[in-house]
RNA sequence: GCCCCUAUAGCUCAAAGGAAGAGCAACUCCGUCCUAAGGAGAAGAUCCCUGUUCGAGUCAGGGUAGGGGCA
Repeated sequence: GCCCCUAUAGCUCAAAGGAAGAGCAACUCCGUCCUAAGGAGAAGAUCCCUGUUCGAGUCAGGGUAGGGGCA
């Protein structure tokens, strides 16, 4: 320098165009003499810009970051 892959919640991952879900963690409550186990609840995210579309996490273009391959 060229090519490919990845980017969603604090972490690990879903969601193949129709208003983003789970597990773990953290928080609140119940529970207990206390702690823990256990139960209930609430909060929390689409890397950035532009485009396509009635509608974009998803499709297209350009970036940024990480990983891999070739030289």
This is a predicted structure of a 71-nucleotide RNA (transfer RNA) from a Pseudomonadota bacterium. It matches the Rfam family "tRNA". It is annotated as a transfer RNA. The RNAcentral record of the sequence draws on ENA. Model confidence (mean pLDDT): 82 of 100.